Source information:
This is a predicted structure of a 502-nucleotide part of an RNA (large-subunit ribosomal RNA, domain I) from Pleionea sp. CnH1-48. It matches the Rfam family "Bacterial large subunit ribosomal RNA". It was read from a public genome assembly.
Context: one part of a larger RNA
RNA sequence: UGCACACGGUGGAUGCCUUGGCGGCAGAAGGCGAUGAAAGACGUAGUAGCCUGCGAAAAGCUUCGGGGAGGUGGCAAACAACCUUUGAUCCGGAGAUGUCUGAAUGGGGGAACCCACCUGCCAUAAGGCAGGUAUCUUACACUGAAUUCAUAGGUGUAAGAGGCGAACGCGGAGAACUGAAACAUCUAAGUACCCGUAGGAAAAGAAAUCAACCGAGAUUCCCUAAGUAGCGGCGAGCGAACGGGGAUUAGCCCAAAAGUUGAUUAGGUGUUAGCGGAACAGGUUGGAAAACCUGGCGAUAGAGGGUGAUAGCCCCGUACGCGAAAGUGCCUAGUGAAUGAAACAUGAGUAGGUCGGGACACGUGUUAUCUUGACUGAAUAUGGGGGGACCAUCCUCCAAGGCUAAAUACUCUCUGCCGACCGAUAGUGAACCAGUACCGUGAGGGAAAGGCGAAAAGAACCCCUGUGAGGGGAGUGAAAUAGAACCUGAAACCGUGUGCAU
Numbered sequence: 001u002g003c004a005c006a007c008g009g010u011g012g013a014u015g016c017c018u019u020g021g022c023g024g025c026a027g028a029a030g031g032c033g034a035u036g037a038a039a040g041a042c043g044u045a046g047u048a049g050c051c052u053g054c055g056a057a058a059a060g061c062u063u064c065g066g067g068g069a070g071g072u073g074g075c076a077a078a079c080a081a082c083c084u085u086u087g088a089u090c091c092g093g094a095g096a097u098g099u100c101u102g103a104a105u106g107g108g109g110g111a112a113c114c115c116a117c118c119u120g121c122c123a124u125a126a127g128g129c130a131g132g133u134a135u136c137u138u139a140c141a142c143u144g145a146a147u148u149c150a151u152a153g154g155u156g157u158a159a160g161a162g163g164c165g166a167a168c169g170c171g172g173a174g175a176a177c178u179g180a181a182a183c184a185u186c187u188a189a190g191u192a193c194c195c196g197u198a199g200g201a202a203a204a205g206a207a208a209u210c211a212a213c214c215g216a217g218a219u220u221c222c223c224u225a226a227g228u229a230g231c232g233g234c235g236a237g238c239g240a241a242c243g244g245g246g247a248u249u250a251g252c253c254c255a256a257a258a259g260u261u262g263a264u265u266a267g268g269u270g271u272u273a274g275c276g277g278a279a280c281a282g283g284u285u286g287g288a289a290a291a292c293c294u295g296g297c298g299a300u301a302g303a304g305g306g307u308g309a310u311a312g313c314c315c316c317g318u319a320c321g322c323g324a325a326a327g328u329g330c331c332u333a334g335u336g337a338a339u340g341a342a343a344c345a346u347g348a349g350u351a352g353g354u355c356g357g358g359a360c361a362c363g364u365g366u367u368a369u370c371u372u373g374a375c376u377g378a379a380u381a382u383g384g385g386g387g388g389a390c391c392a393u394c395c396u397c398c399a400a401g402g403c404u405a406a407a408u409a410c411u412c413u414c415u416g417c418c419g420a421c422c423g424a425u426a427g428u429g430a431a432c433c434a435g436u437a438c439c440g441u442g443a444g445g446g447a448a449a450g451g452c453g454a455a456a457a458g459a460a461c462c463c464c465u466g467u468g469a470g471g472g473g474a475g476u477g478a479a480a481u482a483g484a485a486c487c488u489g490a491a492a493c494c495g496u497g498u499g500c501a502u
Base pairs, nucleotide, nucleotide: 001501002500003499004498005497006496007495008494009493015487016451017450020422021421022419023418024417025416026415027414028413029411030410031164032163039101040100041099042055043054044053046079049075050074051073061095062094063093064092065091066090070083071082072081106115107114108113116133117132118131119130120129121128122127135161136160137159138158139157140156141155142154143153168199169197170196171195172194179186183233209216210215220247221246222245223244224243230238231237251403252402253401254347259339260338261337263335264334265333266332267331268330269329270328271327272326274322275321276320280295281294282293283292284291296313297312304316305315306314352376353375354374355373356372357371358370359369362388383398384397385396386395387394438445439444458486461473462472463471464470
């Protein structure tokens, strides 16, 4: 030095576990905000820090209910001081307080800071307390230029708005990469991004619609028709409708309504705390019984979880039954209000036309239809539009005013349940004080990190040592090679001992 065996160190794979995630189903809710939101800063407990809660009335105050023995939140024990059957802690409803920043709104500002004014009250020495003072829009009132009237402007009062929020909606504006095996029409795509704005849904909507000589009868969504008819450097690709079957159904109004939304009364039913709730013992092994053996019991309850191993009958629960002073949702019946509602008395600078665009599956094409930037421009139901160039016949409908539930889309959020979903390099980036530490001027990027034991019983005391680190005894425990660097403890890698080989 190598090989073998034994025993270790290091390391943290594997197994087992799950507080956390992921996906779904059902129901609820679908908003919060000048009565100051979302998000924060700073404070706040007897005791330093962080988290949670709360706000100078500060881990809390009042009240109404529930509940029934301990309690003063967690990391995190101990001490101190207290509360509590005259019902505490805790849970739920309603209310009070609610510093400073933030739309932030008295002015300013480098957010959590600086500096004011007005009114009232108390003090009068300073001061203190309460309320108000932003902007825009609308309405009203008072004023009021150039400029006589007026208007603009100014002032005041009242009401409303403003900001935030995951997706879903409607509208405005609108790419490129890419594909076409290059690329320009085309595609990607009216997508992404940006802007405006709304609702719990939105939008659309009661035929100037289709159809085909038979007829249907608002809109929306799904299946089909159908990858069909078509469009297309007829390339790449794009891609209907009629008809049929379903979901859901609802129609109305123009000086007014269908309806919609608050308020309020009564009854009912949910919801925001809760309550009752069956049935087991002995023996054996073991540290421990829920295991095994023996004999019982309950089941409208053998869902699930916990308990020192695997429990229907030990505990929490479960089936089932019951429950609200107060708030709130829905249903029914009633009362009363707002909104619809401002234009229009049947829709004129409209329909139509020309030029240029856009939308229609349809790229100008033989291109109808819808829309409109410019220029034009009818008829008036004895009328007008459409039926895919255009004309006639025929059929069908009535534009240029308005409202309308449901079926449909989505899930920041709440409750319950489920999973041939993950199980700590997985599953969210985050099971753990994570959008943290850390990096970056910034926009932004962004981790690692779970497990002693049934119970801390977390090792009194002794010894070595630097009043160390670490270890050896003793003790606890079923186990300490379960000792906090703690379940299991693989491999790489490093040793010790023995044997063999060189």